[in-house]
RNA sequence: CCAGCGGGCCGGGUGGCCGCUUCUCGCUCGUCGAGGAGAGGAAAGUCCGAACUCCAUAGGGCAGGGUGCCGGCUAACGGCCGGGCGCGGGAACGCGACGGAAAGUGCCACAGAGACAUACCGCCCGCAACCGCGGGUAAGGGUGAAAUGGUGCGGUAAGAGCGCACCGGCGUCGUGGAGACACGGCGGCCGGGCAAACCCCACCCGGAGCAAGGCCUAAUAGGGGACCGCGCUUCUGCUUCGGCAGAGGCUAUGGACGGCCCGUCCGAGAGUCCCGGGUAGACCGCUUGAGCCGUGCGGCAACGCACGGCCCAGAUAGAUGGCCACCGCCCGCAAGGGUACAGAAUUCGGCUUACAGGCCCGCUGGCACG
RNA sequence: UCCUCGGUAGCUCAACGGUAGAGCGGGCGGCUGUUAACCGCUAGGUCGUAGGUUCGAAUCCUACCCGAGGAGCCA
Repeated sequence: CCAGCGGGCCGGGUGGCCGCUUCUCGCUCGUCGAGGAGAGGAAAGUCCGAACUCCAUAGGGCAGGGUGCCGGCUAACGGCCGGGCGCGGGAACGCGACGGAAAGUGCCACAGAGACAUACCGCCCGCAACCGCGGGUAAGGGUGAAAUGGUGCGGUAAGAGCGCACCGGCGUCGUGGAGACACGGCGGCCGGGCAAACCCCACCCGGAGCAAGGCCUAAUAGGGGACCGCGCUUCUGCUUCGGCAGAGGCUAUGGACGGCCCGUCCGAGAGUCCCGGGUAGACCGCUUGAGCCGUGCGGCAACGCACGGCCCAGAUAGAUGGCCACCGCCCGCAAGGGUACAGAAUUCGGCUUACAGGCCCGCUGGCACG
Repeated sequence: UCCUCGGUAGCUCAACGGUAGAGCGGGCGGCUGUUAACCGCUAGGUCGUAGGUUCGAAUCCUACCCGAGGAGCCA
């Protein structure tokens, strides 16, 4: 210098004028004045995990959902870090839904004899001695994505882990490691694939969501209809002696607990559904938080601990803007044009996706020169 | 904020993981004096996009894009 790999960061600047939201202070309390603060790395998709709030302080089981090599980090996670194994790359490095197919069920189109129990051709043996029949055989041919571990030697009538050597898998033993796993010995133990098919195993998960929820206020018709149930009992009153009304209690094959059962609570009104009506208000929740910055220490790292400093949007149909000048960058000969993706909505931790242009650090390979 | 459904030919929709089809529409031809109707033939597909699982994907899984719909306050 070229080609590449990994990581971190920025993502317009300065000045003037006019506005918007909010906080503090001030007074002559006016929708006034002064000063301060005011979008992001993704505020996004709403895909995971939590905080917080309410439901029943949320307990057991079923159903359902999720995760899936090992160890760690964390409030938690499907995230992150480190490691193992597999695949890709010459390397730096990247990628991986990576438990179980000897628990069971299911599927494997077409082709092919056969896709899970199979002999079509061929080979060998016997009978027959022309066709052929019976048996053995998965070594060869053919089909297919996949065909009964692979290669070689021996062996055999032909063959076959039938025997042996090496390789692959499985089982078992030993060694190393915290573990995933690795290495070595022994055993011929050796008929596929799919679990992003049902399923099995291990672990995790109660439901809803700031329009949660609280509080104040306003308005209206606390209106109408349908359905389910109306059982037993005590007291009182009335009685035409059939019962009826009021108050209380008990329980159901009744109701609620936003899937079901146990369970808990309610209970003869404890409910379910539909139609209709009203309001589109104020305040709290609301921004100080698993917070940000710096330094030191522990750890390979993710991260943790200690000390010091800082306060950094809270709007509610939604403020964070518009115009002008100069500069930067890109396109263009010029005039001129453009300046990425995108904008908070209870708050955090992640993931994913979008993004003009630019900066920095480390590493790998090649070439040249010293 | 929470949730549900959909995207396949120009339009409306089908399709147990195994060759992507139907109706209408389009084109050409026939019938007719002509048109419509009718008859025959025919073209037309990134199965929303990208990646993965599988021998094989419209179908299964993941991420993304686009569209449609619903719920919630008071009594």